[in-house]
Context: one part of a larger RNA
RNA sequence: CCAUGUUGAAGGAACUUGGCAAAAUGACCCCGUAACAUUGGGAGAAGGGGUGUUCUCCUAUAUGUUGAUUCAGAAAGCAACACAUUCCAUGGGGUAGCAACUAUUAUUUAAAAACACAGGACACUGCUAAGUGGUAAUAAGAUAUACAGAGUCUGACACCAACCCGGUGCUAGAAGGUCGGAAGGAUAAGUGUGAUAAUCUUUGAAUGGAAGCCCAAAAAAAUGUUAGCAAUAAUUCUAACUAUCCUAAGGAAUUGAAAUUCAUUGUUGCAUUAGUAGCGACCUACAGGAAUGGUGUAAUGACUACCCUGUUAUCUUCGAUAUGGACCCA
Repeated sequence: CCAUGUUGAAGGAACUUGGCAAAAUGACCCCGUAACAUUGGGAGAAGGGGUGUUCUCCUAUAUGUUGAUUCAGAAAGCAACACAUUCCAUGGGGUAGCAACUAUUAUUUAAAAACACAGGACACUGCUAAGUGGUAAUAAGAUAUACAGAGUCUGACACCAACCCGGUGCUAGAAGGUCGGAAGGAUAAGUGUGAUAAUCUUUGAAUGGAAGCCCAAAAAAAUGUUAGCAAUAAUUCUAACUAUCCUAAGGAAUUGAAAUUCAUUGUUGCAUUAGUAGCGACCUACAGGAAUGGUGUAAUGACUACCCUGUUAUCUUCGAUAUGGACCCA
């Protein structure tokens, strides 16, 4: 010096991306326990006190309990330094984000806010079912039958879920348009003849006509979408109001510098001597917004951010010490 421990004056997070690590808490009994709440919880909330040993008394008293003195079993007094004697064994509280929850996950850096979930919704499938595997025979779906099966999205619960069918995809449509080759064989050219004709070779029009597409319609918990410019009120500002242009329709509720805000450390209040962080507001939303769900939400979380308290060698700032190495000498 390194690894693993022990201990420490004064301070107590000043350390650090961050209390990482360590310390602290810890058992049992009694008292006591807030906001909020889905009335179950929250809760072991928080917080406070006790615990040894010996003796006294009883068939173990009070009390509860049992068919049964059958089982359980306090409290109190006295003495006193220590005693849940080792081990084992929750730090607590407040605020916010996300996900309702228990559960699951990248075998070898990620346990999470990701996946799943109960609940919700949509479209499909009438049984030789749909969807799926196989070239096929067939298998499975299912020894099931729409309260079933398979697919997609959302994700407890509460309050809600607005506008648009123009584009794309899907569904459905006895008309019309367009489109394929079989069939069809008009026309034309060559051949043929002295000239015609027939013949032969080639050309190949009309007609014909399924799906699809066009067309017209429905449907957004399908994929998706949800504007601009100008001017206007007794100082200024703003614009309820007005005008105009375009669109399929112009973002209503609600939330908002957010896990979404570029400019940005926005402005403002709280907290600190000091706060690009945090929480509460504002709204100027570069680019929030409704099952790609919107907004809340008790409980839960080895999740994420911030604050308070306790606690500590994380730090101010290092000292001593134990064991094993490294190292030095022989």